Formats: sequence, C1' cells, structure tokens
RNA sequence: UCUAGGCAUGAUAGCAUGCACCUGUAGUCCUAGCUAUUUGAAGGCUGAGGUGGGAGACUGCUUGAGGCCAGGAGUUCUGGGAUGCAGUGUACUAUGCUGUUCAGGUGUCCAAAAUAAGUUUGGAAUCAAUAUAGUGACCUCUUGGGAUCAGGCAACCACCAGGUUGCCUAAGAAAGGGUAACCAGCCCAGGUCAGAAAUGGAAUUGAUAAAAACUCCUGUGCUGAUUAGUAGUUGGAUUGUGCCUGUGAACAGCCACUGCAUUCCAGCCUGGGCAACAUAGCAAGACCCCAUCUCUU
Repeated sequence: UCUAGGCAUGAUAGCAUGCACCUGUAGUCCUAGCUAUUUGAAGGCUGAGGUGGGAGACUGCUUGAGGCCAGGAGUUCUGGGAUGCAGUGUACUAUGCUGUUCAGGUGUCCAAAAUAAGUUUGGAAUCAAUAUAGUGACCUCUUGGGAUCAGGCAACCACCAGGUUGCCUAAGAAAGGGUAACCAGCCCAGGUCAGAAAUGGAAUUGAUAAAAACUCCUGUGCUGAUUAGUAGUUGGAUUGUGCCUGUGAACAGCCACUGCAUUCCAGCCUGGGCAACAUAGCAAGACCCCAUCUCUU
C1' cells in the first nucleotide's frame, strides 16, 4: 500500500451504512462513528494505484418480428376448416344374371264414383174379360090356392169354384186366415105373425161356412233405410311395400383427387394488452486482458 467492486432501492445535509441481485478473490472479523468534513480498529498480504482502450456476465430502457383480446366492415379475392351434391379412379369391401338398377301398371290409402248379389227392417201397392156349374139379392110376368104359401118363365146385380184367355201390368197368386148386439148368408130353440089344424112366413140367442162387407198374413213387383258390410270395376292419392310386366349390369359404402354450392375463422379497418433466448439498438457495467503513467515501505 491492499484487504473488494457494480447495479437497483432505502437512509443521511453528505459520508460511513442497511437490504435485494450480479460478479470476483487466498482474503476473515469488530465498532458506530465523523461533524460540514469521504470514520476508525484487529488479523492477514507484498507490490499497489490512476488513466485510456478491448472483451464482457448481468441489469435497465427503446423499437416491435410475432402473437392475443374487443368492436367494425365485408363475402370480390387469398389461406384454412366444416357440411352437402356431382364427377373421376388398373384402388378396396359387400350385394348382384338364383336378376343389380331403372321404368310402367295395380293392391294396400280415400267422408270419392257408379254396378252387382246378400243381411236386417220399414213404406205405399198388388188388373181385367169370357164359357160352364153354383150362392145370395133385386125386378117383371105367370099357374094354382080361403090365408101363410106351392109351381114355372124372362131380365139384371154382386160373389164363389175350378177352366180358357188378354192390343192388361212394374207386379197382379184362381194362396191361407180373422172379425160382428143389430145393420151379410145358412140351420134357427123360445116368442111372434097367418091358420080350425097340419104346417108355413119373417126372424133373435146360439151354432155354422166355397160364395155380402171389412181386415190380417204369405207371395209378387216397386221403393226407403241398415251393415267396422262383401265382391269386382273406375277415378284420385302414392314415402314404403306386395303382385304382374319390361329392361339387362350395375348398385351401396370407404379412400384419394377434382369441381360446384352453403357456412365459419383469419387476412382488411379502429382501439387496447403481451412481447428481445425475435440473443435488434442504446446505456450502465463487476471480473478479466492490453497499453501507458505514478508511488514503492
């Protein structure tokens, strides 16, 4: 003489000094003081210090390649993503002449249409002429009789039976029953009327029935409704599917590529963060190196 330096941040009037970080050494500790002024001591070392350059750990600042967020514009273009369609393929898989695919018709569907035959149940209807045989009325005559009455001829009406039929009908059976204080027929007790009587007339209760009337039912034709209605036909609808035809080799998936369409993000504009190991620039800069100067116990 040296025994550390730098940077950031505290503290101070200023030093000394605290703390964080970096760098370095063989190099460790102590004290808190100085007073306007860059403190002192122990131990250790022998060369130390200044100035100018180089290199340079590390730190700070700037710019901002890039990237992020928000808002806006916009869909022409560029890049990327998603979806769909189409095409291409020595590609792969499955199905395919035991018929892929495509096309046509039809059923399945319809408050659809008309037609036919059924089920069940209603409605209003259901002709006439003629020959024969008969029943019942009515009417005109006539013979006999004392009366009731007995016999006979003719005309006409209604109905019944079983025949023949129609310039008939949508159909029209000679179908089967039922009813009654009297008001249709027949047998008609009693009673009544006529009569000397026999008997007879009209006729009720009751009974009866091919044959007044009315009515029911079957049949027949027409017609209305009924039915998760049926059958075939027509029309409409039609994704799928059944059936019948025609066609005759593809069709579907996946992969790759191409094109088109739709859509999203970014590229664009505005604003705001991040950002230098994007080793860019600038500044400071320990340790180290070089040169030179000074001092030297």